Lysine riboswitch aptamer from a pig gut metagenome, 164 nucleotides, folded computationally. The prediction has a mean pLDDT of 81. The RNAcentral record of the sequence draws on MGnify.
[in-house]
RNA sequence: GGUAGAGGUUGCGUAAAUCAUUAGUAAUUCACAGGAUGUGGCAGACACAGGAGAAUGUGAAGGAAAGGGAGGCACGCCGAAAGGUUACAUUUUCUGCGGGUGUGGUCUUGGGCAUAAGUUUAACAGGCUUAUGACUGUCAUCUUGAAAGAGAUGGGGAGCUAUC
Numbered sequence: 001g002g003u004a005g006a007g008g009u010u011g012c013g014u015a016a017a018u019c020a021u022u023a024g025u026a027a028u029u030c031a032c033a034g035g036a037u038g039u040g041g042c043a044g045a046c047a048c049a050g051g052a053g054a055a056u057g058u059g060a061a062g063g064a065a066a067g068g069g070a071g072g073c074a075c076g077c078c079g080a081a082a083g084g085u086u087a088c089a090u091u092u093u094c095u096g097c098g099g100g101u102g103u104g105g106u107c108u109u110g111g112g113c114a115u116a117a118g119u120u121u122a123a124c125a126g127g128c129u130u131a132u133g134a135c136u137g138u139c140a141u142c143u144u145g146a147a148a149g150a151g152a153u154g155g156g157g158a159g160c161u162a163u164c
Stems, first nucleotide, its partner, number of pairs: 001164005008078001011077004018070002028061006037049004041097005081109012110136002113133008138155007
């Protein structure tokens, strides 16, 4: 260097369908009150709507969807994958900032769980980051045991095991 594997039955990720939630919410329409602004993430510009009645409030009709979630099936896998930062492309009316998507460079993280804080979101559902805690897997050193194993300390996936 090549090849093949292991960690777990809550290992990681992806697509479609179903279900619940979103929600009796939003769009839309009507009536009354109101009386000049409102919308496009923020600022400027521009565009659109508006005395043929804006914002706002009340009532009635109307009635979703996306993202996210659950279980099962299927598929791809074991830096699986996730996050930070940066470059480019694209998108958001134009410019700047910000946001979304994709592709590279670089850095961090062994894995899941629980708790707390922050952030995201309709949501004490979930995701992400940080910290703490025990658990678990692997390797190294030491101790113990006939062995299987057990204990202590420490390290990280560019690792570990097997094999060529």
Its Rfam family is "Lysine riboswitch aptamer". Rfam's curators write: Riboswitches are metabolite binding domains within certain messenger RNAs that serve as precision sensors for their corresponding targets. Gene Ontology term of the family: lysine biosynthetic process. Of the family's consensus pairs, 100% are formed in the model.